[in-house]
RNA sequence: CUCUUAUCAAGAGAGGUGGAGGGACUGGCCCUUUGAUACCUCAGCAACAGACCCUAUUUGGUACUGUGCUACUUCCAGAAGCAAAAUGCUUGAAGAUAAGAA
Numbered sequence: 001c002u003c004u005u006a007u008c009a010a011g012a013g014a015g016g017u018g019g020a021g022g023g024a025c026u027g028g029c030c031c032u033u034u035g036a037u038a039c040c041u042c043a044g045c046a047a048c049a050g051a052c053c054c055u056a057u058u059u060g061g062u063a064c065u066g067u068g069c070u071a072c073u074u075c076c077a078g079a080a081g082c083a084a085a086a087u088g089c090u091u092g093a094a095g096a097u098a099a100g101a102a
Stems, first nucleotide, its partner, number of pairs: 002101007013042005021031003025078004043070003048066003051062003074094001079091005
């Protein structure tokens, strides 16, 4: 980098370094010198896999290990369809995360 499966309306922030961009892409809409993105420390959330506990099994529980996450529904839309006054809904694409495969 590619493929398969599952999930994505919930949840969870302080400090330090540093100094201009960031929210994947495009458009919109936002965040940001009252300090963004990033990195570090500590804290927290969740429960995908492993582990352990319960159970006949499934469901379930703990949060020890491996990940992940802690502005905005994946921030909204993008392609197709349905209804419609604004607009809303469904499916998909793309993306993210986990587990597995080549």
Molecule: SAM riboswitch aptamer (S box leader)
Organism: Paraliobacillus quinghaiensis